The prediction has a mean pLDDT of 80. Predicted 3D model of a 163-nucleotide RNA (Lysine riboswitch aptamer) from a bovine gut metagenome. Of the family's consensus pairs, 100% are formed in the model.
[in-house]
């Protein structure tokens, strides 16, 4: 260097489709009240206009989900950066700002999972993502031992086995 492996029975992602939920909520009719050219600059229409609030009809849908099925894996991934593009932000144009998501880069950083508390996303007590605290696990080096076993320390650029 090449190759095949291992942590776990809640190991890591993807896809699918019921089901819950989201929600009696939002758009959208109707009344009443308040505001008014509007997220930031300029400039144009216009009260039969846009916005908030109640109140009253009516009524989804997305992204997320326990759990099952499948596929692909074992830095599986997931998270900082940095760059792309980009739904959208009070009726239209011009500009600038912000920007969910999505992709592409980059050994920056995490061994693995659980549980708590703290925060971020989200409607959410579901799920996810950081940080930090506790204990458990696997690896591997040093140390010690009644050789059952115990301490300490380190990262995956590790660790085992074959060539």
């Nucleotide at each position: 260097g090449a190759u095949a492996g291992a942590g776990g029975u809640c190991g890591c992602g993807g896809u699918c489709g019921a089901c819950a939920a989201g929600a009696g909520u939002a758009g959208c009719c109707c009344g009443u009240u308040u505001g008014c050219a509007g997220a930031c600059a300029g400039g144009c229409a216009a009260g039969c206009g846009c916005a908030a609030a109640c109140g009253g009809g009516g009524a989804a849908a997305a992204g997320g989900g326990g759990a099952g099925a499948u596929c692909g894996c074992c830095g599986a991934g997931g998270a900082g950066c940095g760059g792309a593009u980009a739904a959208g932000a009070a009726g239209c144009c011009u500009g600038a700002u912000c920007g969910a998501g999505u992709c592409c880069g980059u050994g920056u950083c995490c061994g693995g999972g659980g549980u708590c508390g703290c925060g971020g996303a989200g409607a959410a007590c579901a799920u996810u993502c950081g940080c930090g605290g506790c204990a458990c696990u696997g690896u591997c080096g040093c140390c010690u031992c009644c050789a059952g076993g115990g301490g300490c320390g380190g990262a995956g650029a590790g660790c085992u086995g074959u060539c």